A computed fold for a 470-nucleotide part of an RNA from an uncultured bacterium, annotated as small-subunit ribosomal RNA, 3' major domain. The RNAcentral record of the full RNA draws on SILVA. The coordinates come from a structure-prediction model, not an experiment, and the mean pLDDT is 84.
Context: one part of a larger RNA
RNA sequence: UGACGGGGGCCCGCACAAGCGGAGGAACAUGUGGUUUAAUUCGAUGAUACGCGAGGAACCUUACCUACCCUUGACAUGUCCGGACGACUUCCAGAGAUGGAUUUCUCCCAGCAAUGGGCCGGAACACAGGUGCUGCAUGGCUGUCGUCAGCUCGUGUCGUGAGAUGUUGGGUUAAGUCCCGCAACGAGCGCAACCCUCGCCAUUAGUUGCCAUCAUUAAGUUGGGCACUCUAGUGGGACUGCCGGUGAUAAGCCGGAGGAAGGUGGGGAUGACGUCAAGUCAUCAUGGCCCUUACGGGUAGGGCUACACACGUGCUACAAUGGCGGUGACAGUGGGCAGCCAGACCGCAAGGUCGAGCUAAUCCCAAAAAGCCGUCUCAGUUCGGAUUGCACUCUGCAACUCGAGUGCAUGAAGUUGGAAUCGCUAGUAAUCGCGCAUCAGCAUGGCGCGGUGAAUACGUUCCCGGGCCU
Numbered sequence: 001u002g003a004c005g006g007g008g009g010c011c012c013g014c015a016c017a018a019g020c021g022g023a024g025g026a027a028c029a030u031g032u033g034g035u036u037u038a039a040u041u042c043g044a045u046g047a048u049a050c051g052c053g054a055g056g057a058a059c060c061u062u063a064c065c066u067a068c069c070c071u072u073g074a075c076a077u078g079u080c081c082g083g084a085c086g087a088c089u090u091c092c093a094g095a096g097a098u099g100g101a102u103u104u105c106u107c108c109c110a111g112c113a114a115u116g117g118g119c120c121g122g123a124a125c126a127c128a129g130g131u132g133c134u135g136c137a138u139g140g141c142u143g144u145c146g147u148c149a150g151c152u153c154g155u156g157u158c159g160u161g162a163g164a165u166g167u168u169g170g171g172u173u174a175a176g177u178c179c180c181g182c183a184a185c186g187a188g189c190g191c192a193a194c195c196c197u198c199g200c201c202a203u204u205a206g207u208u209g210c211c212a213u214c215a216u217u218a219a220g221u222u223g224g225g226c227a228c229u230c231u232a233g234u235g236g237g238a239c240u241g242c243c244g245g246u247g248a249u250a251a252g253c254c255g256g257a258g259g260a261a262g263g264u265g266g267g268g269a270u271g272a273c274g275u276c277a278a279g280u281c282a283u284c285a286u287g288g289c290c291c292u293u294a295c296g297g298g299u300a301g302g303g304c305u306a307c308a309c310a311c312g313u314g315c316u317a318c319a320a321u322g323g324c325g326g327u328g329a330c331a332g333u334g335g336g337c338a339g340c341c342a343g344a345c346c347g348c349a350a351g352g353u354c355g356a357g358c359u360a361a362u363c364c365c366a367a368a369a370a371g372c373c374g375u376c377u378c379a380g381u382u383c384g385g386a387u388u389g390c391a392c393u394c395u396g397c398a399a400c401u402c403g404a405g406u407g408c409a410u411g412a413a414g415u416u417g418g419a420a421u422c423g424c425u426a427g428u429a430a431u432c433g434c435g436c437a438u439c440a441g442c443a444u445g446g447c448g449c450g451g452u453g454a455a456u457a458c459g460u461u462c463c464c465g466g467g468c469c470u
Stems, first nucleotide, its partner, number of pairs: 007470007015460002019424004026316001028314006034307002042053002064302007073127001077126002079123005086105002090101004108117003129291002132289003138285002140280003143276001145274001150189006156165003169180003195268004200236007209226003214223002239262001242256005318417001322376006334365003339358002343354004383414001388409007430452007
């Protein structure tokens, strides 16, 4: 000077408390440990690993295993030699890679030529190649403390010096935010603001959007119109600006007015100096080390999907605030040409056949679901749906290992969950559906969207984490 204390003072945070809903018990999904295995590729491991890298493991992916093959190599540059390259037919062996035989067509570009360039094959060698090791050699990127309010510098002053001061103190704030004081005076990185979005208004524009007035229609369908909604550009608007109180006459705080919005209006982006030799050599890059007929490359099949068990994260339930049947009202974000698919017909259905529109404010996905009405009457049930059997559908060379879906049948555990534990303060929690990325197919995960819509916060003694002074 720091750090730490079951030292003290002040303060904050869903930290506790007050509430609401979960998880921990069951079945299943998924990740991990362990075990097993020829292989179950690798990494991540308290918080800060465990629906994580993976925003899609049947083949591919794929890095693993087994078997069969290749050795200047799947890929790059250089030297020499040869040749157009290539497209196509058929056959044999093989799991295929590959190997052998065979038919037909064609004979690159510039240049008169020499030659040059591109492409292919061959030879030898320099080399290629490595998801091999080291994240404790590294860059880059990332997590975390933490969106916490801190971290520093110049000059000056003080101290022999390490250092101190400034940054402490009195108030105040979400904030080292601002005010006052002060041997300090200034400054930088952070805070805030500038950026995006939602909420109000005006204005510009009016199709594919909209329809108040006038006609018209089955229908904003058409004429017409751009007022309204909406769309998407430009502006305005909020600043403690105004009033009262309080405070030190300050910063500010409390109340009020006006206002769509009030004291940071809600949300996002934004992450200081640094910490954890945190994570990543398997995104990529890269030093060193290692392999070089193999630790490189190709192919087929298998594995990553195993299963006495243990843990994490989820989904579905245990029911009547519910199940089933009927009804058929109201969203928003998005996506669509190797695509989205209206409509008609076939099928109980998954789906199939025909087929219009749409490169989309035009057409389609598209049905929103919770809602409302009827019924069931407390049962392992008309709850719950695991498991299993049979029959199918779709994608795809291919669903055995190992996909998703449909119908019929089957109908397991489960009657609210021990200790211990998690999230959330408002359009939030809870609950309800919808969309997208990845993607041939495959979503209970992820990322978004809207519908319905609460309870509680006395307070800061205690638990956890953090800030300032001592």